This is a predicted structure of a 260-nucleotide part of an RNA (large-subunit ribosomal RNA, domain VI) from a metagenome.
[in-house]
Context: one part of a larger RNA
RNA sequence: CGUUGGAGAUUUGAGUGGAGCUGUUCUUAGUACGAGAGGACCGGGAUGGACGUAGCUCUGGUGCACCAGUUGUACUGCCAAGUGCAUAGCUGGGUAGCCACCUACGGACGGGAUAGCGCUGAAAGCAUCUAAGUGCGAAGCCCCCCACAAGAAAAGAUCUCCUCCAGAAAUGGUAAGACCCGUGAGAGACUAUCACGUAGAUAGGCCUCAGGUGUAAGUGCAGUAAUGUAUUAAGCUGAGAGGUACUAAUAGGUCGAACA
Numbered sequence: 001c002g003u004u005g006g007a008g009a010u011u012u013g014a015g016u017g018g019a020g021c022u023g024u025u026c027u028u029a030g031u032a033c034g035a036g037a038g039g040a041c042c043g044g045g046a047u048g049g050a051c052g053u054a055g056c057u058c059u060g061g062u063g064c065a066c067c068a069g070u071u072g073u074a075c076u077g078c079c080a081a082g083u084g085c086a087u088a089g090c091u092g093g094g095u096a097g098c099c100a101c102c103u104a105c106g107g108a109c110g111g112g113a114u115a116g117c118g119c120u121g122a123a124a125g126c127a128u129c130u131a132a133g134u135g136c137g138a139a140g141c142c143c144c145c146c147a148c149a150a151g152a153a154a155a156g157a158u159c160u161c162c163u164c165c166a167g168a169a170a171u172g173g174u175a176a177g178a179c180c181c182g183u184g185a186g187a188g189a190c191u192a193u194c195a196c197g198u199a200g201a202u203a204g205g206c207c208u209c210a211g212g213u214g215u216a217a218g219u220g221c222a223g224u225a226a227u228g229u230a231u232u233a234a235g236c237u238g239a240g241a242g243g244u245a246c247u248a249a250u251a252g253g254u255c256g257a258a259c260a
Base pairs, nucleotide, nucleotide: 001151005162006161007160008159009158010157011156015148016147017146018145021049022048023047024046025045026044027043033038051106052105053104054103055102059100060099061098062097066093067092068091069090070089071086072085073084074083075082076081110143111142112141116136117135118134119133164173165172166171177255178254179253180252181197182196183195184194185193202248203247204246205244206243207242208241209240211237212236213235218231219230220229221228222227
């Protein structure tokens, strides 16, 4: 821009892409078969491998703004307590998020048409799967399953909302609605998407909690001291959960519709 008024939702599916794998074991059954050795079809379960999709409850990895321990050195006047630097100084753990080694699920079932094999059966007293009729029939083909999909220009369908004013027209002001702008994340390169904008929990802060680390500082007591111990499951704590308008989402602007 189009889809022939303007919007907000929900959809149909022409078409396109994806998937399609397979082992072992139990049972049927030591049955059928076979002199024996051996040993099934058909059918019914269980459990794996590889592959794929999704997710983070568990397990584990990472986790450079979390916690603790510790070495050297410089500084905060000194002690104590801390901070900087040394690969994040080194070491031990670790929330969210992201991930796999983790967890869940998938390949199915079924239908149709073929190649092929048949039944009945004439034309053509026979024969013949075919002419009428009809059966079986492969991991393959078309559906079924999953995703996208009306620019599918034959541009589809349904529901709901608005369909006014000025002007000769151009155009302008509005409606439903949308956007700009702002706070953000289940989103994200930008954009887009989604949530929210005081009639408000959108983010930050604060409070409570979860999770992490592992018993802070100060003080008392014991010991000559190193240190131990009590206060103390303490203190601290990024991304997590809930609550709370304290801070910021204020104010404002723009676009936006006709014919019968």